Context: one part of a larger RNA
């Protein structure tokens, strides 16, 4: 000098764009943050009806989005390659198919237990819920024949035949055309899983570490390779190019600085990873660290009729605690995006907006021209005068800003119509009137800027050198001056 998610002091007119718990991954009032489908199904209620409401069975979603950085020194991340070792709901393309049957369980009705949470018994019932059989374009496994490639084990899920196995909802809407779904298979897209090379912290006051440990054969497991797991066998594997241990830490694109090399850093935004009170566990599913799912244990906390139950803001606001320190219990689904739905539409604290904070960057303003008897006041003075100072007054203008009045968007689209939270906002026009708007630090040298008074090694200053003990340009005040300016200084951290 530059930088900052800053803090503190004094000061403060406006706008735009950003940005805002760095500490306690402490605790937790209240509200909201994930629903939707009646074109899968049967009920209950309201209504004359059309239709509407309500749970329940069923489907899809809830694995996204949002948040935080605890853990992690690791194939976690970055980068480059690979899987002859893999999976994939919804979406797109293509091929084929949907035949015959069956028995339940909710809701509901009846009844019982309990303070509640909730639970039990009996009975009835539907489905795109569930189960059995058939069929099999195909797919999978086995056998036979055969083609291509390869030195070969073999590979091409090669072609043909054959045996066994394996589907579904003719289900729903519509008068119909048709539309929406269902099953099997192949391909695509997008997503995921796994493997390998290389790369980036400190510590030797950590030097040896390792028994599923390193490898083999086989079994199991998985979508799949693999000590992933297990039996047996061998005795390996890693290490001064730092193993093992300890400390610290999410990684990156980037950001700051620097001429660069480098150093520092990883807040906001974006990609990946990890976490969801603490520690375990699986279930469901195409997919699970399952934040607003389940089970067990623990700590904490709430309700209780003392028998027993409930809870998890590192979602958005808000609260409390901690701290030098960090915001509104706001508006709207109008736009963008997401979930459901055939659609209308519903949901969405994602998001879009508004609010608060000079926290940052950028822009604008606080007026312009004229005006000397150099007014008054104040300060200094050699008492002559000098300075403040064209500064003010005063005159002539202007109106950004401000206040008031009027107009008033784009953002919103499919043939049309309708649809805007922001918002009567931005912006435009007019009226009024210099009106509503300047501070902070410094003035011994470094370092731009000097005098007077007070004080008297006191009170105090100070980044370094150093000032102050009776004339202090260094302390305090005043006048004057210098610098920056809606900011200016101080502190902290990095280069």
């Nucleotide at each position: 000098g530059g930088a900052c998610g800053a803090a503190c002091g004094c000061u403060u007119g406006c706008g735009g764009c950003g940005u805002g718990c760095c500490u306690a991954a402490g605790a937790a009032a209240u509200g909201c943050a994930a629903g939707u489908c009646g074109a899968g199904c049967g009920g209950g209620g309201a209504g004359c009806a059309a239709u509407c409401c309500c749970a329940g069975c069923g489907g899809c979603g809830a694995a996204c989005g949002g948040u935080c950085g605890c853990g992690u020194a690791a194939c976690a991340c970055g980068u480059a390659a690979g899987c002859a070792a893999c999976c994939u709901g919804c979406c797109c393309c293509a091929a084929a198919g949907a035949c015959c049957g069956g028995g339940a369980c909710a809701a509901c009705a009846g009844u019982g237990a309990g303070a509640a949470a909730u639970c039990g018994c009996u009975g009835c019932u539907a489905a795109u819920a569930c189960c059995g059989g058939a069929u099999g374009u195909g797919c999978c496994c086995g056998c036979c024949c055969u083609g291509u490639c390869g030195c070969a084990u073999g590979a091409c899920c090669g072609g043909g035949g054959u045996g066994a196995g394996u589907a579904a909802a003719u289900c729903g809407a519509g008068c119909a055309a048709u539309c929406g779904g269902c099953u099997u298979u192949g391909g695509g897209a997008g997503g995921g899983g796994c493997u390998u090379g290389c790369g980036g912290c400190c510590u030797a006051u950590c030097a040896g570490c390792u028994a599923g440990a390193u490898g083999g054969c086989g079994g199991g497991g998985u979508a799949g390779u693999g000590g992933c797991u297990c039996a047996c066998c061998a005795u390996g594997g890693c290490g001064a190019c730092g193993a093992c241990g300890g400390g610290u830490a999410g990684c990156u694109g980037g950001u700051c600085u620097g001429a660069g090399a480098g150093g520092a850093u990883g807040g906001u935004c974006a990609g990946c990873c990890g976490g969801a009170c603490u520690g375990g566990g699986a279930c469901u599913g195409a997919g699970a660290u399952a934040c607003g799912g389940c089970c067990c244990a623990g700590a904490c906390u709430c309700c209780u009729a003392c028998g027993g139950g409930g809870g998890g803001c590192a979602g958005c606001a808000a609260u409390u605690a901690g701290g030098a320190a960090u915001c509104u219990u706001g508006c709207a689904c109008a736009a963008u995006g997401g979930g459901g739905g055939a659609a209308a539409c519903c949901c969405u604290g994602a998001u879009g907006c508004a609010g608060c904070g000079a926290c940052g960057c950028c822009g604008c303003g606080u007026g312009a021209g004229g005006g000397a008897g150099g007014a008054a006041g104040u300060c200094c003075u050699u008492c002559g005068g000098g300075a403040u100072g064209u500064a003010a007054a005063c005159c002539u203008c202007u109106u950004u800003u401000a206040u008031c009045g009027g107009g008033g968007a784009a953002g919103a689209a499919a043939a049309a119509a309708a649809u805007g939270a922001c918002g009567g906002u931005a912006c435009c026009c007019g009226a009024u009137g210099a009106a509503u708007a300047a501070g902070c630090u410094c003035c011994g040298g470094c370092u731009a800027a000097c005098u007077a008074c007070g004080u008297g090694c006191c009170a105090g200053c100070a980044g370094c050198c150093g000032c102050g003990g009776u004339a202090a340009u260094a302390c305090g005040u005043a006048g004057g001056g210098a610098g920056c300016g809606a900011g200016c200084g101080u502190u902290g951290u990095c280069c």
Molecule: small-subunit ribosomal RNA, 5' domain
Organism: soil metagenome